Predicted 3D model of a 355-nucleotide part of an RNA (large-subunit ribosomal RNA, domain IV) from an Ignavibacteriales bacterium. It matches the Rfam family "Bacterial large subunit ribosomal RNA". The prediction has a mean pLDDT of 88. The full RNA is in RNAcentral, with records from ENA.
Context: one part of a larger RNA
Order: sequence, then C1' cells, then structure tokens
RNA sequence: CUCUGGUUAAGGAACUCGGCAAUUUGACCCCGUAACUUCGGGAGAAGGGGUGCCUCAAGUAGGUGAAAUCUCUUCGCGAGACAAGCCGAAAGAGGUCGCAGAGAAUAGGCCUGGGCGACUGUUUACUAAAAACACAGGUCUCUGCUAAGUCGUAAGACGAAGUAUAGGGACUGACACCUGCCCGGUGCUGGAAGGUUAAGAGGAGAGGUUAGCUUCGGGCGAAGCUUUGAAUCGAAGCCCCAGUAAACGGCGGCCGUAACUAUAACGGUCCUAAGGUAGCGAAAUUCCUUGUCGGGUAAGUUCCGACCUGCACGAAUGGUGUAACGAUUUGGUCACUGUCUCGACUGCGCGCUCG
Repeated sequence: CUCUGGUUAAGGAACUCGGCAAUUUGACCCCGUAACUUCGGGAGAAGGGGUGCCUCAAGUAGGUGAAAUCUCUUCGCGAGACAAGCCGAAAGAGGUCGCAGAGAAUAGGCCUGGGCGACUGUUUACUAAAAACACAGGUCUCUGCUAAGUCGUAAGACGAAGUAUAGGGACUGACACCUGCCCGGUGCUGGAAGGUUAAGAGGAGAGGUUAGCUUCGGGCGAAGCUUUGAAUCGAAGCCCCAGUAAACGGCGGCCGUAACUAUAACGGUCCUAAGGUAGCGAAAUUCCUUGUCGGGUAAGUUCCGACCUGCACGAAUGGUGUAACGAUUUGGUCACUGUCUCGACUGCGCGCUCG
C1' cells in the first nucleotide's frame, strides 16, 4: 500500500447519478397514536415514560392439589365441599450502588408526495426479481358425450371413471365507476336463388387400321379394334346476400364567422365503413422542451399541482380511480452519521523490507 475491523474535534449529505456504504433505531411493560379506508386495516403509526439490587408488600394474590372425612349420585376408576403439601407474582412504599441497570451478545430508523402492479406467489440454475409471468374475478367462443380438444400410423390413451354450475381455446386481470362509434377490408357464423367450378357421367364428331367396292395411277370404305373428343349433367369452395368488434382491426381535412382584440357556440364544403364519446393528458406515452403558470429550494433539466398546442392517450391490445401490499421506481423532510469539508490515529491478516 492493500483487505477487514475500531475510534474521531467542529460541521452534518456540503459526498454522489443516487444517503451507495456505514451509522442511527432495536427487547419487554405502560401511556399515546393522524390522514385515509374495501371498516378488516393503516398501527409496532408517530411520539413519550419505565427497567439494577435490598426491605416491606408476601409465602399474600394466583396456580396446582394428596389422604381422611362429609354431601350428592345414573353406584362408575363419577361429581362437589373442606384442604395439607408444593410452586409462587405484581401494583405500591421505603432504602441503596455505579458514568451507565433491556449495564455484555442477539433484536425495526421514522414520516411523507407521485408512478406501476390490486394482493400472497412465480421467473432469466451462472450479470436482469421487475412495472414481466401467474392470480381470484370478468367476457367471448367451441363442445350433447364414442363431447370438443390433445398424443399416436394404428390399436389405444388423456379429457374423465367427468357430463354445460362440466371440459377445451382466446383475451382481460382484485374492487369501484364504466367500457362510446364503425361490419367497408380480413376473419368467423349463417344463407342458398343466380354465376363460376374438379373427378366422374356423357358421347355429337374427328383420326388410324382394313374385309369389300372401284374408273385399278389412285381413291371410297362397313364391322371390329384403337387414338381422341363437343354439347349436356356435376359438390364443397369462391363470387354473392346477411350477421358479428370483451373477433383482427379502424375511429378525417379545408375555409369563413361574435360591436376592442383574441377565440369560435355557429355556417359552408370535400372525403369516409365510421370520423375518438366518457375519462385522462408535456404522461413508463410530449419531438419542439429545461413548454407555460403555481408549489417546494438561497438557487430545482428531477419532483408535485394545474393548463391543453395529445409530433404520436383513450376505453377488456381495457379507460379512470383506489385502502392494503412491494428486497419495485421516482421526489421531499426529520433523526443519524468519516459519504464529505479533510483528513488523522489504531487492531488482525496478506504483501513488502531487514534478519
């Protein structure tokens, strides 16, 4: 020097991204305890006081409870009364010792504003414990039992020795108040008139071959065999017609207008399937942006409350609130401290130097 401990004047977060780390607090008894609240909580809230030993209180209160006896009795190894023995406080009062009495050790720091997630749980074994996952609750949808769904080529099995208050899938995520508009596109469900349409059915017609016929150069050519093959019939699907958004998803632009100005309740126009409702909003979402105003500070890119000009919130891809909860995240006090001003001293170990 380093590692790990201890102490530290005055100050007390000035350190730092950030009180990280280390202090503080700590047990038991008594007093006392706010907002808010789902009335359970919050709560060990917060904030105070006490604590040793001796004497008295007192072998008291209390606990336990034998034998004998007595009473009752369902006659029981039952119940009760009396009560020996054993264990044995506290309040309170007085005294007494030390710097210090939970005398050492072990043993919550507290309060407060906001975000997120209701909660207890679960997770990246070896850099992430969370706001992620799960969750009870909600909704949609499929499934009538040889169920749907899943595994398997199959037999078979799970589902389930269950039966729609059941089982599968999807989304959301306690609770409270709610959950708007759009079915044009995609999906799903239903419909079946028309259009399109496969295999197949069908077999008009055409070609090859040749008995035969022939005007014998060459032509024609039945049947059979063979190569093809039109019309017509022909399911689902698709087109088509409806429904459906807690299905996938979507939810406008321009111009003008009020007796200061500004703004626009109002009007016009274009487009759309429909033009974002309630609520919230510089937000875990706001680029411009350290927006503007207010609060907190001497001073605040963070924080809180507002405003709304929402680049690019918004309603189960849930919206807005919310007590309780959280090794969560972000602000602010108090207490406390070597985090710091700014260092210093010191113990153990390692290293190093000397022997």